[in-house]
């Protein structure tokens, strides 16, 4: 340094300005944002992971709600051109694009589950080579 445990900390950002309207941070015009691992070089849109929906189990008669299971059959988005370079779908220059449920005038940015939970990150200590 690497392996095996254990504990304890951290772990997600954006609506500012006009327009219609009884009413919109939701609808239209501009604007803003980008978890976490990989990857010959730095990534929202190359591989993959999470949270969330959905599925399935047990509970409660039921509607629906809690508890659990974690991929299950599913949802789970989205990039091109041009330059550099040994290398770049990740830099530089330019265009484009996308963004869970639940509320509520139709939400990537408000509220709410969430003082939760989680990919992983970090330090402390223990154990065997």
């Nucleotide at each position: 340094c690497g392996c095996c445990g254990u504990u304890c900390u951290c772990g997600g950002g954006g609506c500012g300005g006009g327009g219609u309207g009884c009413g919109a941070u939701u609808c239209c015009c501009c604007a803003c944002c980008g978890g976490c691992g990989g990857u010959g070089a730095u990534a929202g849109c190359c591989c993959g992971c999470g949270a969330g929906c959905g599925c399935c189990u047990g509970c409660c008669a039921a509607a629906g709600g809690c508890a659990g299971g974690g991929u299950c059959a599913g949802c789970a988005g989205a990039u091109c051109c041009g330059g550099u370079g040994a290398a770049a779908c990740u830099c530089c220059g330019g265009g484009g694009c996308c963004g869970a449920c639940g509320g509520u005038a139709u939400a990537g940015u408000c509220c709410g589950g969430a003082u939760g939970a989680a990919a992983g990150a970090g330090a402390a200590u223990g154990g065997a080579c």
Molecule: FMN riboswitch aptamer (RFN element)
Organism: Gemmobacter aquaticus